[in-house]
FMN riboswitch aptamer (RFN element), 127 nucleotides, folded computationally.
Its Rfam family is "FMN riboswitch aptamer (RFN element)". On this family, see Serganov et al., Nature 2009: "Coenzyme recognition and gene regulation by a flavin mononucleotide riboswitch".
RNA sequence: GUAAGUUCUCAGGGCGGAGUGAAAUUCUCCACCGGUGGUAAUUCAAAGUAUAAGUCCACGCGCUUUAAUAGCUGAUUUGGUGAAAAUCCAAAACCGACGGUGACAGUCCGGAAGAAAGAGAAUGAUA
Numbered sequence: 001g002u003a004a005g006u007u008c009u010c011a012g013g014g015c016g017g018a019g020u021g022a023a024a025u026u027c028u029c030c031a032c033c034g035g036u037g038g039u040a041a042u043u044c045a046a047a048g049u050a051u052a053a054g055u056c057c058a059c060g061c062g063c064u065u066u067a068a069u070a071g072c073u074g075a076u077u078u079g080g081u082g083a084a085a086a087u088c089c090a091a092a093a094c095c096g097a098c099g100g101u102g103a104c105a106g107u108c109c110g111g112a113a114g115a116a117a118g119a120g121a122a123u124g125a126u127a
Base pairs, nucleotide, nucleotide: 005123006122007121008120009119010118016030017029018028019027032106033096034095035059036058037057038056054094055093062072063071064070076092077091078090079089080088098110099109100108
């Protein structure tokens, strides 16, 4: 210095304006929000270069089941730069659990002072 293990800490944002109505932060128009890990390898003398994703891959959350290591689970294109980008820049789109509710919810209330992908710290036989 490295690793299993152990302990502890942390770990989600968003309805503002207008309209209709008896009633809507739930409908309509405009607006607002975006968890976690990954995204290489190789070549190259030098220079240069990209840290980057809600919609790529995987996971968490959520749902089903007696239960799980089982099953189910959303959404993007076009153009530009470049060696390299579904991640950058520009434009236009699209998506968002369950239960509740005077009226249909990504944003309100509730399960939840919960759980958790994971991040960090301490310790660490032994090799």